Predicted 3D model of an 83-nucleotide RNA (c-di-GMP-I riboswitch aptamer) from a Desulfobacteraceae bacterium. Of the family's consensus pairs, 95% are formed in the model. The coordinates come from a structure-prediction model, not an experiment, and the mean pLDDT is 87.
[in-house]
Parts: sequence; C1' cells; structure tokens
RNA sequence: GCUCGAUAAAGGCAAAACUACUGAAAAGUAGUGACGCAAAGCCACGGGUCUAAAGCAAAGGCAAUGAUCGCCGGGCUGCCGGG
Repeated sequence: GCUCGAUAAAGGCAAAACUACUGAAAAGUAGUGACGCAAAGCCACGGGUCUAAAGCAAAGGCAAUGAUCGCCGGGCUGCCGGG
C1' cells in the first nucleotide's frame, strides 16, 4: 500500500420513544435514552422513498427547487487486528 473482519483491545456512533425549538409538511437540531451499527464518519453525485409550500389545474389532482447518507450504489477519509 492492497484486501479481509474471525478473535480481541482502546474506543466511537445512537434507533424507537419523550421533552423543547425550527419547519407548510416530510423532517431537522438539542437533551434524555439505546434498537442496533466495522464506517450507523463526511458528501445529495446516480437511483429509490417521503412531504407537497409556491405554482398549475380545478372534479379527483399534478408537482421539488424541500427531506432522507441508519434505503441502495458511488466518491472521500479513519481505529485495531489477520492475510
């Protein structure tokens, strides 16, 4: 450097739920809390999914520039150990 993640060691992150705030909503942030995670670290680049404000239509509705990286793929970076 590449690759793999058995056994460890040091650790790390934090689902749901509750409270507060932001938001039209999806959802996000903070605190509490742990379902789990070898990248559950970062990026909205491709796909998927969610919401549907503005706008359009008006009979149902359409609709992303909004959201999701703990949905998948990809890119970048990282601890330890085996080969």